[in-house]
Context: one part of a larger RNA
RNA sequence: CUCUCGUUUAGGAACUAGGCAAAAUAGCCCCGUAACUUCGGAAUAAGGGGUGCCCAAUACUAGCAAUAGUGCUGGGUUGCAGUGAAAUGGCUCUCGUGACUGUUUAACAAAAACACAGGACUCUGCUGAAAUCUCAAGAUGAUGUAUAGGGUCUGACGCCUGCCCGGUGCUGGAAGGUCAAGGGGAGAGGUUAGUUCCGCCGCAAGGCGGAGCGAAGCUUUGAACUCAAGCCCCAGUAAACGGCGGCCGUAACUAUAACGGUCCUAAGGUAGCGAAAUUCCUUGUCGGGUAAGUUCCGACCUGCACGAAUGGCGUAACAAAGAGAGCGCUGUCUCAACGAGAGACUCG
Numbered sequence: 001c002u003c004u005c006g007u008u009u010a011g012g013a014a015c016u017a018g019g020c021a022a023a024a025u026a027g028c029c030c031c032g033u034a035a036c037u038u039c040g041g042a043a044u045a046a047g048g049g050g051u052g053c054c055c056a057a058u059a060c061u062a063g064c065a066a067u068a069g070u071g072c073u074g075g076g077u078u079g080c081a082g083u084g085a086a087a088u089g090g091c092u093c094u095c096g097u098g099a100c101u102g103u104u105u106a107a108c109a110a111a112a113a114c115a116c117a118g119g120a121c122u123c124u125g126c127u128g129a130a131a132u133c134u135c136a137a138g139a140u141g142a143u144g145u146a147u148a149g150g151g152u153c154u155g156a157c158g159c160c161u162g163c164c165c166g167g168u169g170c171u172g173g174a175a176g177g178u179c180a181a182g183g184g185g186a187g188a189g190g191u192u193a194g195u196u197c198c199g200c201c202g203c204a205a206g207g208c209g210g211a212g213c214g215a216a217g218c219u220u221u222g223a224a225c226u227c228a229a230g231c232c233c234c235a236g237u238a239a240a241c242g243g244c245g246g247c248c249g250u251a252a253c254u255a256u257a258a259c260g261g262u263c264c265u266a267a268g269g270u271a272g273c274g275a276a277a278u279u280c281c282u283u284g285u286c287g288g289g290u291a292a293g294u295u296c297c298g299a300c301c302u303g304c305a306c307g308a309a310u311g312g313c314g315u316a317a318c319a320a321a322g323a324g325a326g327c328g329c330u331g332u333c334u335c336a337a338c339g340a341g342a343g344a345c346u347c348g
């Protein structure tokens, strides 16, 4: 010097990102216990007092009894100290978030994340539901049947959940437009039996070559017409995905604008909340707390860029979670000291 412990004058968080760590509290009995509240809680709230041993009297319980146990009253006595060691809650106030118990990143994250009961929308009417696994068979759903099952969102409870269907999605509609294969087959092309003409050969019959026309068949192609869904189209639907304005003027001080004008939109943000887990400017401004407060609490509203089940605002209880304050307590600190053990180090 390092680690693990112990003690400490005066002070008592001045330490520090932060009381991290340590200290303190502690059992049982008695007294006493606030706001708030979903009346259950909050609550061991908080805050006090007692606690050993001996003697005497006495009550009750178990037992036939001996005895054992649980109390009560009075008196005495000892130590610094009697839950004498060990084990064994520190407490309070305010706020944000999440209702709660629970779950999670095995091995850096336990949380405000996930889940949750509750709420809502949507699909599903059952020979084989919808959904899911699967090539199929088969199976789950379910030996269930809409008070059931699947999917999605929200997340106890209380008060509520505004406006917009123009876009996207979904549902419904079928008049018209578009529209695949298929059906259809007007025609068109190729091929050629034949036929017409020409040239050559041959006495002739005829043969060869070229050009034109060209039936049937085969083949290539093919217009009209017909034709489902979808899309276009017409409606509905936002606890579907989502969205929820700008400029100018105006009141008899000033300021502000209940009011008016105008442009645009599908509609222009309602209630509630608001410098917020959201506020850039910003340590906004005012008040509180401190001697002094970029944090905290209460307000204001100028919301860069809150806002209503991607839920809004509250909320008792709860939280190894987050932010702020206080009491107690302390070597966290002023500021360090001493001691114990184990190492390091030296010698062997």
Base pairs, nucleotide, nucleotide: 001343002342003341004340005339006338007337008336010334011333014332019329027051028050029049030048031047036041038156052077053076054075055074056073058071059070060069061068062067078082090327091326092325093324094323095322097319098318102114103113118154119153120152121151122150123149124148131140132139133138157314158313159312160311162244163243164242167241168240169237170236171235172234173233176232177231178230182226183225187221188220189219190218191217194213195212196211197210198209199208200207201206245263246262247261248260249259272306273303284300285299286298287297288296
Model confidence (mean pLDDT): 87 of 100. The part of an RNA shown here (large-subunit ribosomal RNA, domain IV) has 348 nucleotides and comes from an Elusimicrobiota bacterium. Its Rfam family is "Bacterial large subunit ribosomal RNA".